[in-house]
Context: one part of a larger RNA
RNA sequence: CUCUCUCUAAGGAACUUGGCAAAAUAGCCCCGUAACUUCGGGAGAAGGGGUGCCUCCUCACAAAGGGGGUCGCAGUGACUAGGCCUGGGCGACUGUUUACCAAAAACACAGGUCUCCACAAAGUCGUAAGACCAUGUAUGGGGGCUGACGCCUGCCCACUGCCGGAAGCUUAAGGAAGUUGGUGUCCUGAUGACAGGGAAGCAGGCGACCGAAUCCCCGGUGAACGACGACCGUAACUAUAACGGUCCUAAGGUAGCGAAAUUCCUUGUCGGAUAAGUUCCGACUCGCACGAAAGGCGUAACGAUCUGGGCACUGUCUCGGAGAGAGACUCG
Numbered sequence: 001c002u003c004u005c006u007c008u009a010a011g012g013a014a015c016u017u018g019g020c021a022a023a024a025u026a027g028c029c030c031c032g033u034a035a036c037u038u039c040g041g042g043a044g045a046a047g048g049g050g051u052g053c054c055u056c057c058u059c060a061c062a063a064a065g066g067g068g069g070u071c072g073c074a075g076u077g078a079c080u081a082g083g084c085c086u087g088g089g090c091g092a093c094u095g096u097u098u099a100c101c102a103a104a105a106a107c108a109c110a111g112g113u114c115u116c117c118a119c120a121a122a123g124u125c126g127u128a129a130g131a132c133c134a135u136g137u138a139u140g141g142g143g144g145c146u147g148a149c150g151c152c153u154g155c156c157c158a159c160u161g162c163c164g165g166a167a168g169c170u171u172a173a174g175g176a177a178g179u180u181g182g183u184g185u186c187c188u189g190a191u192g193a194c195a196g197g198g199a200a201g202c203a204g205g206c207g208a209c210c211g212a213a214u215c216c217c218c219g220g221u222g223a224a225c226g227a228c229g230a231c232c233g234u235a236a237c238u239a240u241a242a243c244g245g246u247c248c249u250a251a252g253g254u255a256g257c258g259a260a261a262u263u264c265c266u267u268g269u270c271g272g273a274u275a276a277g278u279u280c281c282g283a284c285u286c287g288c289a290c291g292a293a294a295g296g297c298g299u300a301a302c303g304a305u306c307u308g309g310g311c312a313c314u315g316u317c318u319c320g321g322a323g324a325g326a327g328a329c330u331c332g
Stems, first nucleotide, its partner, number of pairs: 001327008010318002014316001019313001027051005036041001038148001052070007071075001083311007090303002095107002111146007123132003149298004154228001156226001160224001161221005168216001174210002178206003187196003229247005256290001257287001268284005
């Protein structure tokens, strides 16, 4: 010097990104216990007091209660054994997760809603047989989104999707009136090579016309994919604009919330907390770029959650010191 521990005057978070770590609290009995609340909770809230041993009484034992006495600094005497209060964010909750850097605000969840499916179901796996769904049958099963509960969930169907429609348009295989064509078959030159011919049939090519869904088209649909303006002027101080005008759009963001897990400018401005506060809380609203089931706003309880404040407590620190054990070092 390193590790593990013990103690430390005075102070008590001045340490530090941050009370990280340590200290403190602690069992049992009695008293007592707030806001808020979904009336269950909150709650072991908080905060107080007691606790050994001997003896007597109540007493069937024991426990409990009461009286008296006694020892110590100290009686849950060691060990064991909650720190507490308060504001805000997020997620309702118990649960689940990155085996080996993340336990969370992520996932799940009960609840909500949309949609598909009539059973040989939809959906999934498999080439198939077959299997799951399910020895279930719409109070069922599959899929999507949201995520307890409370109050709510605005406007737009132009695009995309889905559902429905069928008048018109487009249109495949296939069918087809017809048309074309002559390598081969066939005919002629006695026959062969070869040359010529081409009626019918047949194979082939083309083909008016017929021909479904689809697309186009018509309508609906947002807890479907999604979207939810710009500029200018105006009131008897100023400022602002209830109001007016113009352009564009399918429609121009409603309620609620708002410098927010979202705010760039920004440490916005005001108030609170501090002697002093880029954090925190309450407001304001000019929302760079919130917003209503990719839900909006609240909310008791809950949380090894994130973020402020306070009490208690302490070697975290002022600022170090002392000690124990084990290493390190030297010899063996």
Large-subunit ribosomal RNA, domain IV from Lathyrus oleraceus, 332 nucleotides, folded computationally. Its mean pLDDT, the model's own confidence on a scale to 100, is 84. Lineage of the source: Eukaryota > Streptophytina > fabids > Fabeae > Lathyrus.